Predicted 3D model of a 347-nucleotide RNA (Bacterial RNase P class A) from a Rhodocyclales bacterium. Taxonomically the source falls in Rhodocyclales (Bacteria, Pseudomonadati, Pseudomonadota, Betaproteobacteria). It matches the Rfam family "Bacterial RNase P class A". Rfam classes the family as a ribozyme.
RNA sequence: GAAGUUCGCCAGGCAACCGCUGAUCACGCAAGUGGUUGGAGGAAAGUCCGGGCCCCACAGGGCAGAAUGCCGGUUAACGACCGGGCGCCGCGAGGCGACAGACAGUGCAACAGAAAGAUACCGCCGAAGUUCGCAAGAACUGGUAAGGGUGAAAUGGUGGAGUAAGAGCCCACCGCGCACGUGGUAACACGGACGGCAUGGCAAACCUCAUUCGGGGCAAGGCCAAAUAGGGGAGCAUUGGCGUGGCCCGCGUCGCUCCCGGGUAGGCUGCUAGAGGCCGUCGGCAACGGCGGUCCCAGAGGAAUGGUUGCCCACGACAGAACCCGGCUUAUCGGCGAACUUCCCAC
Numbered sequence: 001g002a003a004g005u006u007c008g009c010c011a012g013g014c015a016a017c018c019g020c021u022g023a024u025c026a027c028g029c030a031a032g033u034g035g036u037u038g039g040a041g042g043a044a045a046g047u048c049c050g051g052g053c054c055c056c057a058c059a060g061g062g063c064a065g066a067a068u069g070c071c072g073g074u075u076a077a078c079g080a081c082c083g084g085g086c087g088c089c090g091c092g093a094g095g096c097g098a099c100a101g102a103c104a105g106u107g108c109a110a111c112a113g114a115a116a117g118a119u120a121c122c123g124c125c126g127a128a129g130u131u132c133g134c135a136a137g138a139a140c141u142g143g144u145a146a147g148g149g150u151g152a153a154a155u156g157g158u159g160g161a162g163u164a165a166g167a168g169c170c171c172a173c174c175g176c177g178c179a180c181g182u183g184g185u186a187a188c189a190c191g192g193a194c195g196g197c198a199u200g201g202c203a204a205a206c207c208u209c210a211u212u213c214g215g216g217g218c219a220a221g222g223c224c225a226a227a228u229a230g231g232g233g234a235g236c237a238u239u240g241g242c243g244u245g246g247c248c249c250g251c252g253u254c255g256c257u258c259c260c261g262g263g264u265a266g267g268c269u270g271c272u273a274g275a276g277g278c279c280g281u282c283g284g285c286a287a288c289g290g291c292g293g294u295c296c297c298a299g300a301g302g303a304a305u306g307g308u309u310g311c312c313c314a315c316g317a318c319a320g321a322a323c324c325c326g327g328c329u330u331a332u333c334g335g336c337g338a339a340c341u342u343c344c345c346a347c
Base pairs, nucleotide, nucleotide: 001343002342003341004340005339006338007337008336009335010334012312013311014310015309016308017307018306020039021038022037023036024035025034026033027032041318045329046328048327049326050325051324052323053217054216055215056214065213066212067211068210069209070084071083072082073081074080085099086097087096088095089094100208101207105206106205107202108201121148122147123144124143125142128141129140130139131138132137156174157173158172159171160170175197176195177194178192180191181190182189183188221269222268223267224266231260232259233258234257235256236255240254241253242252243251244250276295277294278293279292280291281290282289283288313316
């Protein structure tokens, strides 16, 4: 110097004027006016996980359904994060991985191929049996899975021994399984007695095993509470009207006054001081945690955060809170910092 990897940060700046809006102070009967001060993001987004908070349900457990699935840690919690193991990719810094079970059962595998789980197309053999032949040999039954061929995948690999030809049939090494030993908290690694080559692949196919999950969400929920209509109760009126076929009683209903509670409109609340931000220090490889100091940093309810002008530059992307918080994912003009990797050049 070039090309990269990982982690972290910023998100046009300054000024003037005019607006919108929360809080607070002053004035004003009020409407309002004025001062001070706060006013979107790294993703406020998707709503995909987890929690706080709230309501409902609930003795305990199960079924169904869903998610997750190596080990240890962090956390309020998690499917997140950190560290590690193993596998794969990359020259490397590093990156990616639902990474339990395929002798519990069911299922699937296009095309090609004989066969995709029990099969023999080509080939090899002629030991055994039968037939023919004097014999050599031939044919059939048969043996074989070494070699060829097909395929993404063909039933451990290489070499030897063995055989009629062959074959884990046997042997050595490798691989696999697995007592045990050593190291490690563990996953696991290394060593290794022994086994015997069997149970080919796919579980983000059904399924099995283990773990977790009660349901719903701020339009949750709580409080105040008209008009109108209706409900309950008490009292008044009862010599009233109507209904009960007529009459009497009784009952119901209609009237007036008062009280009660529920719901609707509307209003208030929940609402933002919090698993909070920043700085320092300590513990930890880290995620994170402890302690100290300091700060207050949107809170609306048709819903504010905007406009104009001037100067400067690298000419400005994606995008707008609605109960809150921790993650993940997705979108994003460009810029900065740190550590590291590979290659080239010069000394």